[in-house]
RNA sequence: GGAGCCGGCCAGACAGCCGCUGCCGCGCAAGCGGGAGAGGAAAGUCCGGGCUCCACAGGGCAGUGUGCCAGCCAACCGCUGGGCGGCGUGAGCCGACGGAAAGUGCAACAGAGAGCAGACCGCCGAUGGCCCGCAAGGGCUCAGGCAAGGGUGAAACGGUGCGGCAAGAGCGCACCGCGAGUCGGGCAACCGACCGGCACGGCAAACCCCACCCGGAGCAAGACCAAAUAGGGGAACCAUGGUGCGGCCCGCACCGUUCCCGGGUUGGUCGCUUGAGCCGGACGGCGACGUCCGGCCUAGAGGAAUGACUGUCGCGCCGCAAGGCGUACAGGACCCGGCUUACAGGCCGACUCCACCC
Numbered sequence: 001g002g003a004g005c006c007g008g009c010c011a012g013a014c015a016g017c018c019g020c021u022g023c024c025g026c027g028c029a030a031g032c033g034g035g036a037g038a039g040g041a042a043a044g045u046c047c048g049g050g051c052u053c054c055a056c057a058g059g060g061c062a063g064u065g066u067g068c069c070a071g072c073c074a075a076c077c078g079c080u081g082g083g084c085g086g087c088g089u090g091a092g093c094c095g096a097c098g099g100a101a102a103g104u105g106c107a108a109c110a111g112a113g114a115g116c117a118g119a120c121c122g123c124c125g126a127u128g129g130c131c132c133g134c135a136a137g138g139g140c141u142c143a144g145g146c147a148a149g150g151g152u153g154a155a156a157c158g159g160u161g162c163g164g165c166a167a168g169a170g171c172g173c174a175c176c177g178c179g180a181g182u183c184g185g186g187c188a189a190c191c192g193a194c195c196g197g198c199a200c201g202g203c204a205a206a207c208c209c210c211a212c213c214c215g216g217a218g219c220a221a222g223a224c225c226a227a228a229u230a231g232g233g234g235a236a237c238c239a240u241g242g243u244g245c246g247g248c249c250c251g252c253a254c255c256g257u258u259c260c261c262g263g264g265u266u267g268g269u270c271g272c273u274u275g276a277g278c279c280g281g282a283c284g285g286c287g288a289c290g291u292c293c294g295g296c297c298u299a300g301a302g303g304a305a306u307g308a309c310u311g312u313c314g315c316g317c318c319g320c321a322a323g324g325c326g327u328a329c330a331g332g333a334c335c336c337g338g339c340u341u342a343c344a345g346g347c348c349g350a351c352u353c354c355a356c357c358c
Base pairs, nucleotide, nucleotide: 001354002353003352004351006349007348008347009346010345012313013312014311015310016309018307020037021036023034024033025032026031039329043340044339046338047337048336049335050334051218052217053216054215063214065212066211067210068082069081070080071079072078083097084095085094086093087092098209099208103207104206105203106202120150121149122146123145124144127143128142129140130139131138132137158176159175160174161173162172163171177198178196179195181194182193183192184191185190222270223269224268225267232261233260234259235258236257237256241255242254243253244252245251277296278295279294280293281292282291283290284289314327315326316325317324318323
């Protein structure tokens, strides 16, 4: 200098002017003054929790979810550290990554054979048999042996090489793989050494097994105050009335007036923002994070405010210049922790690879 990789951060600044929504103060009021007023994602609503109401003895079964190990956290399909596997020269990135030796099951087509398998092509024919030959030996490929090579398949009962053999084969050996073995390291996942012998293929995002977790609905949750009209309940009163049941009486039900109660439509108030809060520092920890100390108060609307214009400066692009154009993604609605997605331009830090110079 170039290329890359990871983490953190900013998200235009200042001034003028016109406005908007809460709050506080003054004012009888109109209004005046002061101060506050979106985000890193406020978004998607994908996880988890707080809060609220409803349901609920305890335990078990069934079912859902999660799934390498350890830790962090209020909790998590989150985060941190580690292990293993894959990719990359590397920094680093990615991973539904428990169990296939508990059991049940599945594997189309092709292929000889698809699971305690198999011989289509092929190789051999040492041994036995037959033939030729005096013999040495040769031939047949009959009995039989083999699974190395070819071929099929996503996958063919360890791989590569050497030895060995009639040809072969873990048959022997080396390395790799594998292991319900031993020892060592690690809390563990797992790793290393030795030993063993080739048996034990794959699929659990098939059933299943194991471990852990799990009630439902959501701020339109929910709580309180409470007008009118209609309807409901109770008490008292009333012409000892009317209507109905009934042949009549008693009785029962309904109708009237007043008062009370309950319910809660419209409306209002609360829930509502002091909270697993934010900032700074110290200490512990590799880290996520934790503990302590100090400081701060920072939107709470409910037809829904947080905006617009001008000037100067900044940044990017174009232009010789004057200057012009652009300045992202996007906006709370009960709150918080995550994840994911969108995003003009820029800043800072750690690290890697390549080339060159000293």

Description:
Bacterial RNase P class A from a Rhodanobacteraceae bacterium, 358 nucleotides, folded computationally. The gene name in the source record is rnpB. Its Rfam family is "Bacterial RNase P class A". From the family's description: Ribonuclease P (RNase P) is a ubiquitous endoribonuclease, found in archaea, bacteria and eukarya as well as chloroplasts and mitochondria. The RNAcentral record of the sequence draws on ENA. The prediction has a mean pLDDT of 76.